[in-house]
Molecule: transfer RNA
Organism: Patiriisocius sp.
This record gives sequence, C1' cells and structure tokens, in this order.
RNA sequence: GGGCUCGUAGCUCACCUGGUAGAGCGCGUCACUUGCACUGACGAGGUAGCAGGUUCAAGUCCUGUCGAGUCCA
Repeated sequence: GGGCUCGUAGCUCACCUGGUAGAGCGCGUCACUUGCACUGACGAGGUAGCAGGUUCAAGUCCUGUCGAGUCCA
C1' cells in the first nucleotide's frame, strides 16, 4: 500500500429477504427469608463508530471516513 470481516443497551451478542431495536448477564424496586443468597414479578437503560446518499421509510442498501482484527505484498 491492497483485499476481507467487524464496530448495535455497562458486558457478550441477535435482528443474514429495508418498515419506527431485542436476548442473556449485570443494575433498580417489590415478593419470598429472622437476615443474605437462590427464585419469581415488574422496571430503567441504546435510536445502531462518524458523515453523506438512495427510498414514502434504513441498524439492514450505496459512498467516504475513523477504529479493531485478519490475509497478501
């Protein structure tokens, strides 16, 4: 320098055929317990690395850019 993959809630990851974002763990409240833990119920928390474009509508397609990994030189 070039190719490919990835960048979504605090963490690990879904959402591979575009239609207004979910799971597990973690966190909070309540129940249970003498208390803690376990378990159960409920809840808070992200608009999807960043910037543009296409579209009635994009995390999900296109372009550029930043970062991580990997391969080639």